[in-house]
């Protein structure tokens, strides 16, 4: 210098004019039976605050709220190497195994196929429990082309996949038949919390699919702020049905036990009200430092406050400066013209994942080339 | 804002891993029938199975993500 790899960060700035949503404050007017305090409403002035890294998709997990409360079973759903972190997770960190890359590094739905069931189209002799199309070899017969019987599974052929692989010995030909190495399986010893790793021994070897049913281990009650609480307003508490102190009904798939429990409870249809307040933003929050830990993270100390609407604000226009790319002029510094300046936008709140994104910055590492 | 569902021919829908081939009805095109039209008969065209990845020997079908459309609530 070029190519790459991993991680982190930013994602326009300044000014002017006109607007929008909260908070605080000042002045004026009005209201609550008279006055004052206080409160509320209207209008005007001032101060200060007002989107994001994803606010998004709603794919996971939790807080919070209601279903009066507690427990068990079945069904259903989810997760799936090991250990840890966390409020929790399908997230994160560290490690193991397998795979890819020269390398930095990256990827993995990665439990079980000797528990059972099922499927494996076409082709092929044969697709999982048994078998042989071509073929090899031995014997007999022979019309000399082959036929019959026995052995074999090395070679050919089919297929996505064919009964461990390579080599040597062995044999009539062959074959884990025997041996060496490798893969797999079982046992023992050692290391590790564990996944697993290393060594030794044994026998010879058991197809794939669980993002097919299933088995194993662990987890999961349901609904969601349009949850829910209060005030005001409104009304006739209307019609039909089911069941009920011999227990209706009550957690929202079903069943059971406890418990609560009423002369009511549940379901359907119809009518009225469609206003206000709370929930509502200080929270598993952010920043800095120290300590523990490989890390994720935890503990302690100090500091900080940062939108809360309810038809739903955070905007529009102009000017200048930036940034990137292209063109013109110039020996060069530079001058000048044009284009682009993203994705997107809170609505109960957090932790993640995923997806979208003009352009830019920083750091570690790897490979290659050149120079000293 | 929150909770769910669907996507296959121009339209409405089947198909839920496998014979090289994705079908049905309506619609469309051509031919026949008719003096002509409708009806009827015969033949034919028309598909990125919404898109992108993954599992599998093999995906419209199974899994994940994305896009579009639709339904429900106080």
């Nucleotide at each position: 210098c070029a190519a790459g790899u991993a991680g982190g960060c930013c994602g326009g700035g300044u000014g002017g004019c006109c607007g929008c949503c909260g908070u605080c404050u000042c002045a004026g007017g009005g209201g609550a039976a008279g006055c004052g305090c206080u409160c509320c409403c209207c209008c005007g002035g001032g101060a200060g605050g007002g989107a994001g890294g994803a606010a998004a998709g709603u794919c996971c997990g939790g807080g919070c709220u209601c279903c009066a409360u507690c427990g068990g079973g079945c069904a259903g759903g989810g997760u799936g190497c090991u250990g840890g972190g966390u409020a929790a997770c399908g997230c994160c960190c560290a490690g193991g195994a397998g795979g890819g890359g020269u390398g930095a590094c990256c990827c993995u739905a990665c439990g079980g196929a000797a528990a059972g069931u099922g499927c494996c189209a076409c082709a092929g002799a044969a697709a999982c429990c048994a078998c042989a199309c071509c073929g090899g070899c031995c014997g007999c017969c022979u019309u000399c082309u082959g036929g019959c019987g026995a052995c074999c599974a090395a070679g050919g052929g089919u297929g996505a996949a064919a009964u461990g692989g390579u080599g040597a010995g062995g044999u009539a030909a062959g074959a884990g038949c025997u041996c060496a190495c490798c893969a797999g399986c079982g046992g023992c010893u050692g290391g590790g919390u564990g996944a697993c790793c290393a060594g030794c021994c044994g026998g010879c070897u058991g197809g794939g699919c669980a993002a097919a049913c299933c088995c194993c281990a662990c987890c999961c009650g349901g609904a969601g702020c349009a949850a829910g609480a209060c005030c005001a307003a409104a009304u006739a508490g209307g019609a039909g049905g089911a069941c009920g102190u011999u227990g209706a009904g009550g957690a929202u798939g079903c069943c059971c036990g406890a418990c609560c429990g009423a002369a009511g409870u549940c379901c359907u249809c119809g009518g009225g009200u469609u206003g206000g307040u709370c929930g509502c933003u200080u929270g598993a929050c952010c920043c800095u430092g120290g300590c523990g830990g490989c890390a994720a993270c935890g503990c302690c100390a100090g500091g900080g406050c940062u939108a809360g609407a309810c038809a739903g604000a955070u905007g529009g226009c102009c000017a200048c400066c930036g940034g990137u790319c292209c063109g013109g002029c110039u020996g060069g510094c530079g001058c000048u013209g044009g284009a682009c300046u993203a994705c997107a936008g809170a609505a109960c709140c957090c932790g993640g994942c995923u997806u979208a994104c003009a352009g830019g910055c920083c750091u570690g590492c790897u490979u290659g080339g050149c120079c000293c | 804002g929150g909770g769910c569902g669907a996507u296959u021919a121009g339209c409405u829908c089947a198909g839920g891993g496998g014979u090289u081939u994705a079908g049905a009805g309506c619609g469309c095109u051509g031919c026949g029938u008719u003096g002509a039209c409708a009806u009827c008969g015969c033949a034919g065209a028309g598909g990125u199975c919404a898109c992108u990845g993954g599992u599998u020997c093999g995906a419209u079908u199974c899994c994940a993500g994305u896009a579009u459309c639709g339904c429900c609530c106080a």